Record summary: Large-subunit ribosomal RNA, domain II from a Candidatus Aenigmatarchaeota archaeon, 687 nucleotides, folded computationally. Rfam family: Bacterial large subunit ribosomal RNA. Its family is annotated with ribosome and structural constituent of ribosome in the Gene Ontology. Its mean pLDDT, the model's own confidence on a scale to 100, is 83.

Context: one part of a larger RNA
RNA sequence: ACCAACGAGUUAGCUGUGCAGUGCGAGGUUAAGGGAGCAAUACCCGAAGCCGUAGUGAAAGCGAGGAUGAAUAGUCCGAUUAGUAUUGCACACUAGACCCGAAGCCGGAUGAGCUACCCUUGGGCAGGUUGAAUAUUAGGUAAACCUAGUAGGAGGACCGAACCCCCCAGUGUUGCAAGACAGGGGGAUGUCCUGAGGCGAGGCUAGAGAAAGGCUUAUCGAAUUCGGCGAUAGCUGGUUCUCCUCGAAAUAGUCUUAGGGCUAGCCUCGGUUAUGAACCUGAAGGGGGUAGAGCUCUAUUUAGGCUAGGGAGCGAAAUAAGCUUACCAAACCUAGAUAAACUUCGAAUACCUUCAGCGAAUCACCGGGAGUCGGUCGAUGAUAGUUAAGUACCGUCGACAAAAGGGGAACAGCCCGGACCAUCGUCUAAGGUCCCUAAUGAGAUUUAAGUGUUGAAGGAUGUGAGGUUGCUUACACAACCAGGAUGUUUGCUUAGAAGCAGCAAUCAUUUAAAGAGUGCGUAACAGCUCACUGGUCUAUGUGAUCUCGCGCCGAAGAUGUAUCGGGGCUAAAAUCUCAACCGAAGACAUGGAUUUUCGCGCAAAGCGCGAAAAUGGUAGAGGAGCAUUCCUACUGCAGUGAAGCAGCAUCGUAAGGUGCUGUGGAGCAGCAGGAAGAGAGAAUGUU
Numbered sequence: 001a002c003c004a005a006c007g008a009g010u011u012a013g014c015u016g017u018g019c020a021g022u023g024c025g026a027g028g029u030u031a032a033g034g035g036a037g038c039a040a041u042a043c044c045c046g047a048a049g050c051c052g053u054a055g056u057g058a059a060a061g062c063g064a065g066g067a068u069g070a071a072u073a074g075u076c077c078g079a080u081u082a083g084u085a086u087u088g089c090a091c092a093c094u095a096g097a098c099c100c101g102a103a104g105c106c107g108g109a110u111g112a113g114c115u116a117c118c119c120u121u122g123g124g125c126a127g128g129u130u131g132a133a134u135a136u137u138a139g140g141u142a143a144a145c146c147u148a149g150u151a152g153g154a155g156g157a158c159c160g161a162a163c164c165c166c167c168c169a170g171u172g173u174u175g176c177a178a179g180a181c182a183g184g185g186g187g188a189u190g191u192c193c194u195g196a197g198g199c200g201a202g203g204c205u206a207g208a209g210a211a212a213g214g215c216u217u218a219u220c221g222a223a224u225u226c227g228g229c230g231a232u233a234g235c236u237g238g239u240u241c242u243c244c245u246c247g248a249a250a251u252a253g254u255c256u257u258a259g260g261g262c263u264a265g266c267c268u269c270g271g272u273u274a275u276g277a278a279c280c281u282g283a284a285g286g287g288g289g290u291a292g293a294g295c296u297c298u299a300u301u302u303a304g305g306c307u308a309g310g311g312a313g314c315g316a317a318a319u320a321a322g323c324u325u326a327c328c329a330a331a332c333c334u335a336g337a338u339a340a341a342c343u344u345c346g347a348a349u350a351c352c353u354u355c356a357g358c359g360a361a362u363c364a365c366c367g368g369g370a371g372u373c374g375g376u377c378g379a380u381g382a383u384a385g386u387u388a389a390g391u392a393c394c395g396u397c398g399a400c401a402a403a404a405g406g407g408g409a410a411c412a413g414c415c416c417g418g419a420c421c422a423u424c425g426u427c428u429a430a431g432g433u434c435c436c437u438a439a440u441g442a443g444a445u446u447u448a449a450g451u452g453u454u455g456a457a458g459g460a461u462g463u464g465a466g467g468u469u470g471c472u473u474a475c476a477c478a479a480c481c482a483g484g485a486u487g488u489u490u491g492c493u494u495a496g497a498a499g500c501a502g503c504a505a506u507c508a509u510u511u512a513a514a515g516a517g518u519g520c521g522u523a524a525c526a527g528c529u530c531a532c533u534g535g536u537c538u539a540u541g542u543g544a545u546c547u548c549g550c551g552c553c554g555a556a557g558a559u560g561u562a563u564c565g566g567g568g569c570u571a572a573a574a575u576c577u578c579a580a581c582c583g584a585a586g587a588c589a590u591g592g593a594u595u596u597u598c599g600c601g602c603a604a605a606g607c608g609c610g611a612a613a614a615u616g617g618u619a620g621a622g623g624a625g626c627a628u629u630c631c632u633a634c635u636g637c638a639g640u641g642a643a644g645c646a647g648c649a650u651c652g653u654a655a656g657g658u659g660c661u662g663u664g665g666a667g668c669a670g671c672a673g674g675a676a677g678a679g680a681g682a683a684u685g686u687u
Stems, first nucleotide, its partner, number of pairs: 004687003011095003015092010027051003033045003055062002065077004098238002101235001105228006118198007125190001127159003130155001134151007163187003167184002170181002206216002241625006251264005265372002267369006280357007292345001293343002298339003302335004307329001309328002311325004375400007383392002405416003420592004425588003431582003434567003440579007452569001458553002462550010479536005485509003490504003515530001519528002593615010626679001628676005634670004644663008
């Protein structure tokens, strides 16, 4: 890992609520206990008690009424009848209460053969080195004593095996090993290592600890084992056959509440009422202060005018008066703006009421059962944020959740569209029609960028369409030839300043025309050039500007083209128009199944026929069935072969049923009821 078997809503109750059945019924019912009896769950006693038959008030109490109250008022609760006992089912409550699962808490025991410390008694330490005290000999000294030699053999002394340790990295890592192996390393006469035995202590939170919360038998911030014990688990996982009908929620309030509850909302089942209340559509009637708009109010704000006040200047011996003002500026006037907490105004929608239509009918009320309280994205209106987020938080709608199918290359939430079953039938939706890949042609125009097949500010004689306008056969635009002068080197400045560093001025003359000079240039001049003019040449002319269409640049990223799904395309791109086709589980067609409603028939809780509509579905509610084991009766089968097993065939919408053959070798089935240890693929399930 697989296979097989086992494996999870059960049982009980001095209980309660509801539904269904049954008995009795203004009543219903016994409990403990007892009787007779072979015995019994059967029968007969046993009204104590319980529920109901009357309510109301805090109560005394009163009573079809009662309370409040001064009240005969008003108000509140009642009265015009159905209960009760039991059985089954559903749910709740109390119990382990659907199953498995803690870490932990408490109690009693068992451990110091491991390890920590201690006690008793033993054992062990190759070899080599160093050379303390002390003694002694010699020499020296006034003395204490000093120096040298010899002897001596100290030391938590030195080097290094055994022995002990474990500092390093390597191998090993389902190992040789739940700590090893090979190589280096530390201690190695000591606070050393070690054998045997062990009193004591050993879970009063203890022992022991050169102290690391280390150790106390691979277990230690509290050992192990058994018990309390099925501890508790708002948490995780799992929870077993089939079909049919309906079908949610991820919200509000509240809670030491936030991944959990409760009540409401939304789902389902049963019942009730009266009928036309729900939804939708149309009509009529309403209130509003949003979008927009506006500036009357409130607040903000721009320019101008007018003009208080203030500032500044002039004035004056001084305070002033007075005058001026390119300063600030209230109020007012004109024109122009802004606002969620502004409004003289003011929609669309939405909402309310009434009437009508529509409607296999919803709405409402009462009761049983739930699940849901983590939502997500898209569109749209706001808020917060950076008018950031696959962001957060609200309102409205949709989808997903719980929805398959077609499109979108792939892709829960986008577009189309809601799958009862069958069909090698038809038509369409979104989206498509060169090939991959089902299906296409025509007409008119645009694009040259592979734009299409990402992107901004900004930039540009790209190109198409339209408008306004200048010059132009009195010859334009471009090109070429020629001129482009004089006063004058204008004045100032400057070392210089001559058109061309800078400042000021910018005239006049000759002219076809020519600036006191457009740019380059010089130290300053010079030189080149432009404006301006003439000539040559010549027009389907040449400039400026505005609007629109499609393109260009702007455009750099990390594995590999990589922003058409690919090939590839100059249309197979874009815009406009026409006509076709393809394309889904949509619609239609044909056949079939089930559900609901209606109609008809039939002895009728049902069946048959016909019509219409419906039949996606998680949590969940409701309904109908299949299979397994046992029990009670009845009917049957079986050595001429039961169950079981294997294969084949066949029937049923499914769970499943039946037959035949083989195997097997002794029990089994059908029908009608009843009772459950009653269905496995998942639980790191158990064996």